Context: one part of a larger RNA
RNA sequence: UUGGGCUUAAAGCGUACGUAGGCGGGCGCGCAGGCACCUUGUGAAAUCCCUCGGCUCAACCGAGGAAUUGCUUGGUGAACCGCGUGCCUUGAGACAAGUAGGGGCUGUCGGAACGAUAGGUGGAGCGGUGAAAUGCGUUGAUAUCUAUCGGAACGCCGAAGGAGAAAUCAGGCAGCUGGGCUUGUUCUGACGCUGAGGUACGAAAGCGUGGGGAGCGAACGGGAUUAGAUACCCCGGUAGUCCACGCCGUAAACGAUGUGCACUAGAUCGAGGGGACUCUGACGUCGCUCUCGGUCGAAGCAAAAGUGUUAAGUGCACCGCCUGGGGAGUACGGUCGCAAGGCUAAAACUC
Repeated sequence: UUGGGCUUAAAGCGUACGUAGGCGGGCGCGCAGGCACCUUGUGAAAUCCCUCGGCUCAACCGAGGAAUUGCUUGGUGAACCGCGUGCCUUGAGACAAGUAGGGGCUGUCGGAACGAUAGGUGGAGCGGUGAAAUGCGUUGAUAUCUAUCGGAACGCCGAAGGAGAAAUCAGGCAGCUGGGCUUGUUCUGACGCUGAGGUACGAAAGCGUGGGGAGCGAACGGGAUUAGAUACCCCGGUAGUCCACGCCGUAAACGAUGUGCACUAGAUCGAGGGGACUCUGACGUCGCUCUCGGUCGAAGCAAAAGUGUUAAGUGCACCGCCUGGGGAGUACGGUCGCAAGGCUAAAACUC
């Protein structure tokens, strides 16, 4: 350099934004580039090749031609790429009017359940298990009623449902706020796509400081089980789980499927807009349309399972990653972190 791959065999960064870079819509003009054809000059001679000639032939030698695949001058040509410039609207964005939503942040309020405290009733058990025991209870438990306090989570609605870049997001209300979708005889005029580095967000657990602590519950203690039982079961129970601020930066962070664009049979269900029809209207209907989310499936693809307009089909652009198993996501070095550890990342040896 060329070639093969990445759902499950090794392989898509957890997700986004974005710098450099790569790539980039339609119609013109100018310049430049490479390309093609013609042309100018040059490409020393000898050698090689062709023709003719001279040594009796040949080697050798002489003459002419060709070749010298290159560089270069000028001209012409069509498409392409680049630069500059003018225009366009379909890509992209803006604006206006609507619209659905657990999108985010803050505050406030609520009921059910649970536990605690105090009181009333009541009087011997309760609890727990396969069976028990530890445990709780005459200092009155369990049960039941009343009052008060507390923290956490929000039943039904609820769904194959919705929103978000992902992680994730669900009681009600209010405030602030991001994005999507629809419609438009509005506007800008390629402003775009991707994205090495970089930056931001990033479940759970964990860490720091200060709060909070009802329930649950690593560790720990006890009771069982058992040959043992550092477990499974039971009774307790500390960190933690919750809040504020600051770290950590990892997950089977999964659709194990990078992002964007275009194209390629259908059927059916659901969510949200717009339109048409009917209608006073609500409702309803549509083989109308846009967006989003599922299921089945033709062609195709695939080793198969399967996938199949939400592609794993057909193409383009850009990034990331893979190269036998183990050693090893380890050592060393670097870097980040309070630490735990993260990121980067081998080799010997061995099969």